SAM riboswitch aptamer (S box leader) from Sporosarcina sp. BP05, 107 nucleotides, folded computationally. It was read from a public genome assembly, where an Rfam model found it. Taxonomically the source falls in Sporosarcina (Bacteria, Bacillati, Bacillota, Bacilli). The prediction has a mean pLDDT of 80.
RNA sequence: UUCUUAUCAAGAGAGACCGAGGGAAGGGCCCUUUGACGUCUCAGCAACCAGCCUUUUCAGGUACGGUGCUAAUUCCCUUAGGUGUCCAUUUCCCUAGAAGAUAAGAA
Numbered sequence: 001u002u003c004u005u006a007u008c009a010a011g012a013g014a015g016a017c018c019g020a021g022g023g024a025a026g027g028g029c030c031c032u033u034u035g036a037c038g039u040c041u042c043a044g045c046a047a048c049c050a051g052c053c054u055u056u057u058c059a060g061g062u063a064c065g066g067u068g069c070u071a072a073u074u075c076c077c078u079u080a081g082g083u084g085u086c087c088a089u090u091u092c093c094c095u096a097g098a099a100g101a102u103a104a105g106a107a
Stems, first nucleotide, its partner, number of pairs: 001107008013042005021031003025078004043070003048066002051062004074099001079096004
């Protein structure tokens, strides 16, 4: 890097340094010099993997280890279909998909 599987409406922030962008892409909207993004430290969340415990065992629990995460549903939309509404479109809602993120496994 690619593929497979699972999950993605819940949850969880302070300090220091830096200094202008950031939220994957486009559009929207938003965050940001009252210091974002990033890095480090500490703290926390979660429970994918490993470990441990328990006969709810295709399970439950735990949280010392490996990851991950701690603005907004993956912030919303993007493609297809459908319900309702509408003169019609847009909007709104639902389902599936695409793309993306994370984990585990494989090549």